Record summary: c-di-GMP-I riboswitch aptamer from an Alphaproteobacteria bacterium, 98 nucleotides, folded computationally.

[in-house]
RNA sequence: ACCACGAAAUGGCAAACCGUCGGCAACGGCGGGACGCAAAGCCUCCGGUCCAACCGGCCCUCAAGAACAUGGGGCCAACGGAUAGCGGGGUUGCCGAA
Numbered sequence: 001a002c003c004a005c006g007a008a009a010u011g012g013c014a015a016a017c018c019g020u021c022g023g024c025a026a027c028g029g030c031g032g033g034a035c036g037c038a039a040a041g042c043c044u045c046c047g048g049u050c051c052a053a054c055c056g057g058c059c060c061u062c063a064a065g066a067a068c069a070u071g072g073g074g075c076c077a078a079c080g081g082a083u084a085g086c087g088g089g090g091u092u093g094c095c096g097a098a
Base pairs, nucleotide, nucleotide: 005096006095012037013036017032018031019030020029021028022027035085041091042090043089045088046087047086048083049082050081051080056076057075058074059073060072061071
C1' cells in the first nucleotide's frame, strides 16, 4: 500500500412518531425526534413488497326484448409509480486494533 475484516476514536446518517409542504396513493422534501446503521453514501440492473388518479382490461349498474353511447361503482395491475432503512448486484468513500 492492497484485499478481507470491524475493536477504538473523530465525526456522519436517522426508524417510529409529531409539525408542515408535495403527491390519487404507495411515498417523498423540510423542521423536530432517535429505533437503529460501517456504507442507513449514490444508482432501480435482478428478485421481493407496496400503490392505482390517469391510460388499459374485466364485472355490475345506467339499460323494461337483444345490443349499445355516456355517467356511477367494484376488481386486476400489463404500461406506470414507490421502496437503495427488503434482499442481491454495481459504484464511490472515512478510521485502523485483532
Description:
The sequence was found by an Rfam model in a public genome assembly.